[in-house]
This is a predicted structure of a 78-nucleotide RNA (c-di-GMP-I-GGC riboswitch aptamer) from an uncultured Clostridia bacterium. The sequence was found by an Rfam model in a public genome assembly. Its mean pLDDT, the model's own confidence on a scale to 100, is 88. The model forms 95% of the base pairs in the Rfam consensus. Rfam family: c-di-GMP-I-GGC riboswitch aptamer. Rfam links the family to the GO term cyclic-di-GMP binding.
């Protein structure tokens, strides 16, 4: 440095339920655990979704849809 086999330590937490915020997509907290080696972080490109609008569009949401950027634990082997 490339790789993700194995193990260990630690981490995150889908669906669903409760509370709460939001018109909404969704966010946050608690329970929960399907999964995850970046399921850490960034809406940069694409995508999906929401609200408003006749439309053009505008304002938003999603990082656990794909790509990109950035930081990082372990680590057989090459």
């Nucleotide at each position: 440095u490339c790789a993700g086999a194995a193990a260990a330590a630690g981490g995150u937490a889908a669906a669903c339920c409760c509370a709460u915020c939001g018109u909404g997509a969704g966010g946050u907290g608690g329970g929960g655990a399907c999964a995850c080696a970046a399921a850490g972080c960034c809406a940069c490109g694409g995508g999906u979704c929401u609200a408003a609008g006749c439309a053009a569009u505008u304002a938003g949401a999603c990082a656990g849809c794909c790509g990109g950027g950035u930081u990082g634990c372990c680590a057989a082997g090459g």